[in-house]
Model confidence (mean pLDDT): 80 of 100. This is a predicted structure of a 74-nucleotide RNA (transfer RNA) from a Clostridiales bacterium. The source organism's lineage runs through Bacteria, Bacillati, Bacillota, Clostridia and Eubacteriales. Rfam family: tRNA. Rfam describes the family as follows. Transfer RNA (tRNA) molecules are approximately 80 nucleotides in length. It was read from a public genome assembly.
RNA sequence: GUUCCCGUAGCUCAGCAGGAUAGAGCGGUCGCCUCCUAAGCGACAGGCCGCUGGUUCGAAUCCAGUCGGGAACG
Repeated sequence: GUUCCCGUAGCUCAGCAGGAUAGAGCGGUCGCCUCCUAAGCGACAGGCCGCUGGUUCGAAUCCAGUCGGGAACG
């Protein structure tokens, strides 16, 4: 330098042939249970999906650029 992959809740990830409320597990908080703790059970909080622009009635999902991480080749 070229090509490709990844970037979604504190962490690990799903969702990515556009469609109307963005999810799971772990973690956190509260409650139940227990003599207490752990385990178990329930509830709640927490992200507008790396950033910018574009296409569209509508984009986490398509396109372009850009930033960060990784891989292959030279």